Two RNAs folded together computationally: RNase P RNA and transfer RNA, 454 nucleotides in total.
């Protein structure tokens, strides 16, 4: 200098006008004063929870998540941390990572043969018949080696495939072959480390045990439903209307409890389109001590900072910052070249609360740290 | 604000239990006709909404975006 990797931290400040929206205070009122007034994702609505209501939220099917271990936390499919496996030279990331020796199922095409498989080409073996060449013999005849023919071995080698019933080498053999042996890997027994995932170390077995569970399934643990348009109170209105089902308890089934006949469910039709509350002090920000590798958790101080429905937090001017581009040109260099200071011009993302939190995912600007490779000079 | 469903040629749909992505109607050419329609024959036309995953393979099964449609106010 060029590539990467990972964490943090900001969301321009400052005035001056003009407004918007809620609090407090004065005031009959009109309005005036003060002081507040989006986000790091306020989004998506993917999880998970307070809250509210369904009378209870009880078992059981069903059905829906979840899935290496430990730990966290109000909860969670999330965080931390560590196994294991995978990606990379490395910094470092990434995993829906139980269970396939409980059962069903599915591996298309190609292939001899695809799940307790198969034998297409080679390989080997004695055999057969005809031919061909070599070759022994005087001949009669025999020998080899080649090409063909069925038969048996055989799974080393080709070949097909995403996968071929352990892998390598060595001994064996007619050719081969866990048939035998070492190293690996598989299973499995002890024994050490660990809380554990799981790790070493040593026996033993001669290889069954292909893959797919984001197929069905089986195991463990979770989980009643609905959502602030919930839900409560006031007001104004009417046709307080009519049919048609049924017990209800908020996806279905059974059961047990409890409510309930003035109940409840859908359809047709009316009527209002109003105002209060729920509503913002919260698993809450900051900051410090401690406890713990961290996630986090304790104590103690301190802070108060949105509440709209035509849905407010905003324009617009100046100044200073910030990024670029371009003039410029103090200095620097052998030189290509870089370069202060001023100047102009131009830019500054993605996005906006709507009952509230905790988390994940997506958008998206700018800077500052660390660490990694590779180059180059000293 | 909250809850559901959905996406395949231009358009309307199909695609068994995951195994070459098809049909009609439209577009093109060719024939027939004096022509044009109607009828014949023949053919283009698709990253299956983007993108990642699991698999030997994904339209179909997971997972995140992005696009479309649809439901919910009280009273009596």
């Nucleotide at each position: 200098g060029c590539a990467g990797u990972c964490g943090c931290u900001c969301a321009g400040g400052c005035g001056g006008u003009c407004g918007c929206u809620g609090g407090u205070a004065g005031g009959a009122a009109a309005c005036u004063a003060c002081g507040a007034g989006a986000g790091g994702a306020a989004c998506g609505u993917c999880c998970g929870a307070g809250c509210u209501c369904c009378a209870c939220a009880g078992g059981g099917c069903a059905g829906g998540g979840u899935g290496c271990c430990g730990g966290u936390u109000a909860a969670c499919g999330g965080c931390c941390g560590g196994u294991g496996c995978g990606a990379g030279c490395a910094a470092u990331c990434g995993c829906g990572a139980g269970g396939a020796a409980a059962g069903u199922g599915c591996c298309a095409c190609a292939g001899a043969g695809a799940a307790c498989a198969g034998a297409c080409c080679g390989c080997c073996g004695g055999g057969c018949u005809c031919g061909a060449u070599c070759u022994c013999g005087a001949a009669a005849g025999g020998g080899a080696u080649c090409c063909g023919c069925a038969c048996g071995g055989u799974a080393a080698g080709g070949g097909u495939g995403a996968a071929a019933c352990g892998g390598c080498g060595g001994g064996g053999u007619a050719a081969g072959a866990g048939c035998c042996c070492a190293c690996c890997g598989c299973g499995u027994c002890u024994c050490c480390g660990g809380u554990g995932a799981c790790g070493g170390a040593g026996g033993c077995g001669g290889c069954a045990c292909g893959g797919c569970a984001a197929a069905c399934c089986c195991c463990a643990c979770c989980c009643g439903g609905a959502g602030c348009a919930a839900g409560g109170c006031c007001a104004c209105g009417u046709a307080a209307g009519g049919g048609a089902g049924u017990g209800g308890a908020u996806c279905g089934c059974c059961c047990g409890u409890c409510c309930g006949a003035u109940a409840c469910u859908c359809c047709c039709g009316g009527g209002u389109a109003g105002g209060c509350u729920g509503c913002u002090a919260g698993a809450g920000g900051c900051g410090u001590a401690c406890g713990g590798c961290a996630a986090c958790g304790u104590g103690c101080g301190u802070c108060c900072u949105g509440g709209a429905a035509g849905a407010a937090u905003g324009a617009u001017c100046g100044u200073c910052g910030c990024c670029g581009c371009g003039c410029g040109g103090c200095g620097g260099g052998u030189a290509a070249c870089c370069c202060a200071a001023g100047c102009g011009c131009g830019g500054a993302a993605c996005a906006g609360a709507a009952c509230u939190c905790g988390g994940c995912g997506u958008a998206c600007g700018a800077g500052c740290g660390a660490c990694u490779g590779c180059g180059g000079c000293c | 604000g909250g809850a559901u469903c959905u996406g395949u040629a231009g358009c309307u749909c199909a695609a068994u239990c995951g195994g070459c992505a098809g049909a009609g109607c439209a577009c093109c050419c060719g024939g027939u006709u004096c022509u044009u329609a109607c009828c014949c024959g023949g053919g283009a036309g698709g990253u299956u909404g983007a993108g990642g995953g699991u698999u030997c393979g994904a339209u179909g099964c997971c997972c995140u975006c992005c696009g479309g449609a649809u439901c919910c106010a009280c009273c009596a």